[in-house]
RNA sequence: GAAGCGGGCCAGACCGCCGCCGGUGCGAGAACCGAAAGGUUGCACGGGAGGAAGGUCCGGACUGCACAGGGCGGCGUAGCAGCUAACGGCUGUCCGGCGCGAGCCGAGGAUCAGAGCAACAGAGACGAGUCGGGGUGGCCUUCGCAAGAGGGUUGCUUCGGGUGAAACGGGCAAUCUCUACGCGCAGCAACACCGAAUAGGCCGGCAUUGAUGUGGCCCCGCGGAGCCGGCGGGUAGGUGGCACCGAGCCGUGCAGUGAUGCACGGCCCAGAGGAAUGGCGGUCACGGCGGCAACUUCGUCAGAAGAAGCCGCCGCACAGAAUCCGGCCUAUCGGCCCGCUUCACAC
Numbered sequence: 001g002a003a004g005c006g007g008g009c010c011a012g013a014c015c016g017c018c019g020c021c022g023g024u025g026c027g028a029g030a031a032c033c034g035a036a037a038g039g040u041u042g043c044a045c046g047g048g049a050g051g052a053a054g055g056u057c058c059g060g061a062c063u064g065c066a067c068a069g070g071g072c073g074g075c076g077u078a079g080c081a082g083c084u085a086a087c088g089g090c091u092g093u094c095c096g097g098c099g100c101g102a103g104c105c106g107a108g109g110a111u112c113a114g115a116g117c118a119a120c121a122g123a124g125a126c127g128a129g130u131c132g133g134g135g136u137g138g139c140c141u142u143c144g145c146a147a148g149a150g151g152g153u154u155g156c157u158u159c160g161g162g163u164g165a166a167a168c169g170g171g172c173a174a175u176c177u178c179u180a181c182g183c184g185c186a187g188c189a190a191c192a193c194c195g196a197a198u199a200g201g202c203c204g205g206c207a208u209u210g211a212u213g214u215g216g217c218c219c220c221g222c223g224g225a226g227c228c229g230g231c232g233g234g235u236a237g238g239u240g241g242c243a244c245c246g247a248g249c250c251g252u253g254c255a256g257u258g259a260u261g262c263a264c265g266g267c268c269c270a271g272a273g274g275a276a277u278g279g280c281g282g283u284c285a286c287g288g289c290g291g292c293a294a295c296u297u298c299g300u301c302a303g304a305a306g307a308a309g310c311c312g313c314c315g316c317a318c319a320g321a322a323u324c325c326g327g328c329c330u331a332u333c334g335g336c337c338c339g340c341u342u343c344a345c346a347c
Base pairs, nucleotide, nucleotide: 001343002342003341004340005339006338007337008336009335010334012284013283014282015281016280017279018278020048021047023045024044025043026042030041031040032039033038050318054329055328057327058326059325060324061323062187063186064185065184074183075182076181077180078179079093080092081091082090083089094108095106096105097104098103109178110177114176115175116172117171131160132159133158134157135156136155137154138153139152140151141150142149143148191240192239193238194237201231202230203229204228205227206226213222214221215220248267249266250265251264252263253262254261255260286315287314288313289312290311291310292309295306296305297304298303
């Protein structure tokens, strides 16, 4: 220098103006919306997306329901040892495969418990037999005077050219199955609390001896079956769950090959409820394209190639939290760092 392998990190920076959503403090303690529950309105300070917030594929926290214990059934996992709250995740290691190598990949328990399966080719493919050749025993039969020879059939035994991945011997468990281990079901639209209007329910009172209503009221009429109060359940709606403190983040040390654990110190770090995290301008940085170009090299003196720098335009990925957390998988412009391998060259 070229080609790779493994791991980690960034995801434009700063300033100004105008906005949006939470939090804390202060103010007002008032106004507005709402029947209520509850919500909204000012100022200041501080905070405001990710490495995947994504897919919702695993595992947990949390919540409700169910539940003595065990078995059957169902689902899942699978070398061995470990880490962890848990896992199908991760670490170490054995074995197998790939690579010159750094490394990468592996659905890697069991086929003398049982069942099932195998295209094409081939006589025959999962059941042992069939097919062909040889040997031999029984029976039948033909020829022959006889010894014997031939044929058919049946039993036993042996061999099989060729086909094919595989042929009385194996394979597949990524087919069922067996073994071991794990798993109750549902999910924040979980769930808890507050709670209307209307309709319906229960209780009490009034009412055909005319209530309630109505003619403005009493009287007097009209009219004709309900009216009033209380209680409780559900719905709309509201609040909590929910963003304070956590399997939390950062740093150092110790133990361990490692995943990881422990100790100490520091920090508080988004949060809506149809969903905020934005827009504009400027400077700088990065990438691409175009133009100009000091300068360098070559030169047949026509020019050609490269190029610091300057200017202009364009671009800056994948993607948007929704109860929270640990993983896996998938998407991702461009860039940086560390360790290692192979090859080439120079000293």
Molecule: Bacterial RNase P class A
Organism: Piscinibacter sp.